Predicted 3D model of a 350-nucleotide part of an RNA (small-subunit ribosomal RNA, central domain) from a metagenome.
The RNAcentral record of the full RNA draws on SILVA.
Model confidence (mean pLDDT): 87 of 100.
Context: one part of a larger RNA
RNA sequence: UUGGGCGUAAAGGGCGUGUAGGCGGUUUAUCAAGCCUGAUUUGAAAUGGCCCGGCUUAACCGGGCACCUGGGUUGGGAACUGAUAGACUGGAGUCCAUCAGGGGAAGCUGGAAUUCCUGGUGUAGGGGUGAAAUCUGUAGAUAUCAGGAAGAACACCGGUGGCGAAGGCGAGCUUCUAGGACUGGACUGACGCUGAGGCGCGAAAGCGUGGGGAGCGAACAGGAUUAGAUACCCUGGUAGUCCACGCUGUAAACGAUGUGCACUAGGUAUAGGUUGCGUUGAAGCGAUCUGUGCCGCAGCUAACGCGUUAAGUGCACCGCCUGGGGAGUAUGCUCGCAAGGGUGAAACUC
Numbered sequence: 001u002u003g004g005g006c007g008u009a010a011a012g013g014g015c016g017u018g019u020a021g022g023c024g025g026u027u028u029a030u031c032a033a034g035c036c037u038g039a040u041u042u043g044a045a046a047u048g049g050c051c052c053g054g055c056u057u058a059a060c061c062g063g064g065c066a067c068c069u070g071g072g073u074u075g076g077g078a079a080c081u082g083a084u085a086g087a088c089u090g091g092a093g094u095c096c097a098u099c100a101g102g103g104g105a106a107g108c109u110g111g112a113a114u115u116c117c118u119g120g121u122g123u124a125g126g127g128g129u130g131a132a133a134u135c136u137g138u139a140g141a142u143a144u145c146a147g148g149a150a151g152a153a154c155a156c157c158g159g160u161g162g163c164g165a166a167g168g169c170g171a172g173c174u175u176c177u178a179g180g181a182c183u184g185g186a187c188u189g190a191c192g193c194u195g196a197g198g199c200g201c202g203a204a205a206g207c208g209u210g211g212g213g214a215g216c217g218a219a220c221a222g223g224a225u226u227a228g229a230u231a232c233c234c235u236g237g238u239a240g241u242c243c244a245c246g247c248u249g250u251a252a253a254c255g256a257u258g259u260g261c262a263c264u265a266g267g268u269a270u271a272g273g274u275u276g277c278g279u280u281g282a283a284g285c286g287a288u289c290u291g292u293g294c295c296g297c298a299g300c301u302a303a304c305g306c307g308u309u310a311a312g313u314g315c316a317c318c319g320c321c322u323g324g325g326g327a328g329u330a331u332g333c334u335c336g337c338a339a340g341g342g343u344g345a346a347a348c349u350c
Base pairs, nucleotide, nucleotide: 004321005320006319007304008303012318014201015200016199017198021194022193023192025088026087027086028085029084030083031082033081034080035077036076037075038074039073040072041071042070049065050064051063052062053061054060091191092188093187094186095185096184097183104177106175107174108172109171110154114150115149116148117147118146119145120144121143125136126135162169163168206247207246208245209244210243211242215241216240220236221235222234223233258317259316260315261314262313263312266295267294268293269292270291271290272289273288274287275286276285277284299306300305323350324349325348332343333342334341335340
């Protein structure tokens, strides 16, 4: 490279946006670059192929034919791709209306709990464990009542449920701000899909500066356990966890399943709409669109399983894989304050 692959064997980029590029709906006319076809010129000879012939054969040599798959010029064709011009509405989008939502940013507010402080009642324990001890308490603890302060998290609702591109998001029919989806109309008229680079977002931990610090709690200290115990258990406890701004850019960032479009039996549950029947109003019974689960036919799969939310059948584009170890290491480059990240070998060995 060809070929084959990527749920679990090696392999889907963490996610989006979008440049170049690749690919692109229906229809009419024209052009003729790609495409098809004819002519002509060139494609040296030799070699090689086929058929003859000459040396007694062969090698070798001579002749003829075909080929030289290509290039140039020119005539014709117009289905497909392309180009130009025009039209269309099914793809896509805009506007209006309805509706659901823990989607995002910034405020405001709330109660329960915890810890601490002050005061009252009250007296000998409390706490903790498998059992204990460290710890705490007559300087009055624990318990209980009242008052105050602080920070963090939001019980029930809560769900196989909702929203978001992913990471993720949960107190309030709260205020404000801006985003997306569904459904129904009107409009624009291919404006689309994908997307190397680029740019942005990106859990936790970590880093910088400044705040904050209730609870929890790496490190650390002590008490236990144990042969030991640098652990599991207990008592404490610093970073951190929280906020603002900036950095880091990684995760089993998982559905271990890239994105978009089309097609291919059903059943059942659930969420949000629209609509028909029904009803005083509901409940309920259908139809349909969008999402979220389970089961399952065909088909696929090494099997497990997947199965209209495909891992089925096709198309477009991107990313990635190529035996195990060495190794996500070395080196170079690059990003970062650092920690480290990105890219990423070979020798050798089985």